[in-house]
């Protein structure tokens, strides 16, 4: 002082699966009565938003199982496998893993 590994922090990229159904609520709009005010409420349809409830589907946050396989072999660590508790199923957002830049601090060589 150089390179690695390992942790953080910016950049980028970075799948998959229903923008389903119902039910209340609010909100924008349309349309047809009612009142006869200058303005209200009624019914109906379309979008959108929260929420509830049902089915069905997904797998790469996180969880959890099991193992191939490593280790100091008492035991322990260990997936992109497997579950789907949590999550997601338009876009947003997240999102394993990857590439680049960066800091520390630890470790080998």
């Nucleotide at each position: 002082g150089c390179u690695g590994a390992c942790c953080g922090c910016g950049c980028g990229g970075g799948a998959g699966a229903g923008u389903c159904c119902u039910g209340c609520c609010g909100a924008u709009u349309c349309g047809u009565g009612c009142u006869u005010u200058u303005g209200g409420g009624a019914c109906g349809g379309a979008u959108c938003g929260a929420c509830a409830g049902g089915c069905g589907c997904c797998g790469a946050a996180g969880g959890a199982g099991c193992a191939a396989c490593c280790g100091c072999c008492c035991c322990g660590g260990a997936a992109u496998c497997u579950c789907u508790c949590a999550g997601g199923c338009a876009a947003a957002a997240g999102g394993a893993c990857c590439g680049c830049g960066u800091g520390g601090g630890u470790c080998g060589a």